[in-house]
Transfer RNA from Candidatus Omnitrophica bacterium UBA1443, 73 nucleotides, folded computationally. NCBI's taxonomy places the organism under Bacteria, Pseudomonadati, Candidatus Omnitrophota. It matches the Rfam family "tRNA". Its family is annotated with triplet codon-amino acid adaptor activity in the Gene Ontology.

RNA sequence: GCCGGGGUAGCUCAGUUGGUAGAGCAGAGGACUCAUAAGCCUCGUGUCGGCGGUUCGAUCCCGCCCUCCGGCA
Numbered sequence: 001g002c003c004g005g006g007g008u009a010g011c012u013c014a015g016u017u018g019g020u021a022g023a024g025c026a027g028a029g030g031a032c033u034c035a036u037a038a039g040c041c042u043c044g045u046g047u048c049g050g051c052g053g054u055u056c057g058a059u060c061c062c063g064c065c066c067u068c069c070g071g072c073a
Stems, first nucleotide, its partner, number of pairs: 001072007010025004019056001027043004049065005
């Protein structure tokens, strides 16, 4: 330099042939208990990597850029 894949909650990851985002873990609160732990109940206003474009509408489609992983040279 070329090609492919990834970037979404504190962490690990889903997601939608475009209609406004979710799970587990972690965390917080509550109830229980003399008290603690475990178990139980409740709790998410995330510029969906950045900037533009298309569209009534973009996490999703298109372009450029940043960054991580792999392959080729």
The sequence was found in a public genome assembly.